The prediction has a mean pLDDT of 78. A computed fold for a 337-nucleotide RNA from a Bacillota bacterium, annotated as Bacterial RNase P class A. Lineage of the source: Bacteria > Bacillati > Bacillota.

């Protein structure tokens, strides 16, 4: 200085004037003063919980999820570290990453043959047919009885050597995936993002959950079922539990008001342990609660001239959308001291 990778911040800002939600104080009222008022994604609604009804909350089948190994969390399908393994010169960056020796199944068409063969080629022989031996060489396909050299052969092949690949033993390291070494000639292959096999996880339903007040009406009417047991918040089944419980026809109710609804698995600052994610102590602060659903409007001044884009019960993550700005670590390159 160029190029790349990685984290982290920021999301316009300040002042005047008007309008707007909400707290909090004063007023008989009118209203007046102060404070605070959208996002990193608030989105998708894809996960995981908290909270709230239901439930003997119990035991099992079916269903679902997850899937390398040790950690974090409330937990998780996120995170952190590591191990294989694939990509890059690299710094990094990516795997839907247990089992194909439990079973079933797939691998079209080409092709001699895709759970086992020989078209072509070489040898046997000087030629020719037959037969025999061969899978080295060709040739088909995403993949052909591990791959390169070699030694041997009539020609050749792990038939035998090395050195790489698998698999298995043993012995060492590491909490573990896993890694090193020795040894054993070899026991084709791919596909579980096919069923399925193995571990571990999983109750349902959702703030329109749910609790309470007023207001209003007809404790009307008729069929069933049920202690030989109704009802019991995903399907079925067993145990519990112990009375309602469903269908019909008719009648009243407010787009009604208060909690819920924001003080947290909370932010920030130090400080400790930990490679880390995070955990712990100290202290410090209170930042939207709408519901007919709050942020607009003008004037000025700075600027990085501002994209994607609006809370609706809340948090912990993933995924996607995007204009720029500032910093920092790192690796590659030129260049110069």
């Nucleotide at each position: 200085c160029g190029a790349g990778u990685c984290g982290a911040a920021c999301a316009g800002g300040c002042g005047g004037u008007u309008g707007c939600g909400g707290g909090c104080g004063c007023u008989c009222a009118c209203g007046c003063g102060u404070c605070c008022g959208a996002g990193g994604a608030a989105a998708g609604u894809c996960c995981g919980g908290g909270c709230u009804g239901c439930a003997c909350a119990g035991g099992g089948c079916a269903g679902g999820g997850u899937g390398c190994u040790g950690g974090g969390u409330a937990a998780c399908g996120c995170c952190c570290a590591g191990u294989g393994g694939g990509g890059g010169c690299g710094a990094c960056c990516c795997c839907a990453a247990g089992g194909a020796a439990a079973g079933u199944g797939c691998c079209a068409c080409a092709g001699a043959a895709a759970c086992a063969a020989a078209c072509c080629g070489c040898c046997g022989c000087a030629u020719g047919g037959u037969c025999g031996g061969u899978a080295a060489g060709g040739g088909u396909g995403c993949a052909a009885c591990g791959g390169u050299g070699g030694u041997g052969u009539a020609a050749g092949a792990g038939a035998c050597c090395a050195c790489c690949g698998g698999g298995g033993g043993c012995c060492g390291g590491g909490c573990g995936a896993c890694c090193g070494g020795c040894c054993c000639g070899c026991c084709a292959g791919g596909c579980a993002a096919a069923c399925c096999c193995c571990a571990c996880c999983c109750g349902c339903a959702g703030c329109a959950a749910g609790a309470c007040c007023c207001a209003a009406u007809a404790g009307g009417g008729g069929a069933g079922g049920c202690a030989u047991g109704a009802c019991g918040c995903g399907g079925c089944c067993c145990g519990c539990c112990g009375a309602c419980c469903u269908c019909c026809c008719g009648g009243g109710u407010g787009u009604g008001g208060u909690c819920g609804c924001u003080g947290g698995a909370g932010g920030c600052g130090c400080g400790c342990g930990g490679c880390a994610a995070c955990g712990c102590g100290c202290g410090u602060c209170c930042u939207a609660g709408a519901u007919a659903g709050a942020u607009g409007a003008c004037c000025g001044c700075c600027c990085a001239c501002g994209a994607c884009a609006g809370g609706a019960c809340c948090c912990g993550g993933c995924u996607u959308a995007c204009c720029g700005u500032u910093c920092g670590g790192c690796u590659c390159g030129c260049u110069u001291u």
Its Rfam family is "Bacterial RNase P class A". It is annotated as a ribozyme. The sequence was found by an Rfam model in a public genome assembly.